[in-house]
């Protein structure tokens, strides 16, 4: 001083908040969506992934 493991700790995973489990990066990082005819026009969804609320859209009902 450098490289690798294993604990902790912060941090991110396309649009909000809670819990859980995963996964990546360690501040020059992780990460910042998709498709075409590419500075222009189109789509999908508030999850990385299960659950719930909040938004937002359809559709039926009082």
């Nucleotide at each position: 001083a450098a490289u690798g493991a294993g604990a902790u700790c912060g941090g991110u995973g396309a649009u909000g908040g809670a819990g859980u489990u995963c996964a990546c990066c360690g501040u020059c990082a992780a990460c910042c969506g998709c498709g075409g005819g590419u500075c222009c026009c189109g789509c999908u969804g508030a999850u990385a992934a299960c659950u719930c609320c909040u938004a937002c859209c359809c559709c039926u009902u009082u």